Transfer RNA from an Actinomycetes bacterium, 76 nucleotides, folded computationally. Taxonomically the source falls in Actinomycetes (Bacteria, Bacillati, Actinomycetota). It was read from a public genome assembly.
RNA sequence: GCCGGAGUAGCUCAGUGGCCAGAGCGCGCGCCUUGUAAGCGCGGGGUCCCGGGUUCGAAUCCCGGCUCCGGCUCCA
Numbered sequence: 001g002c003c004g005g006a007g008u009a010g011c012u013c014a015g016u017g018g019c020c021a022g023a024g025c026g027c028g029c030g031c032c033u034u035g036u037a038a039g040c041g042c043g044g045g046g047u048c049c050c051g052g053g054u055u056c057g058a059a060u061c062c063c064g065g066c067u068c069c070g071g072c073u074c075c076a
Stems, first nucleotide, its partner, number of pairs: 001072007010025004018056001027043005049065005
């Protein structure tokens, strides 16, 4: 340099055009318990990587860019 994949909560990920963007773990509070862990309930937490385009409507589709991962990188 070329090709492919990935980027969504603190972490791991789901969601692939239309409901208010979600789960598990973690975090905070409460319940339970003699107490702790475990368990149960509630809650906080989001620039859906960035910019633009298409559309009535974009996390989702298209284009460009950035970062990460994997593969390729021939002949003389």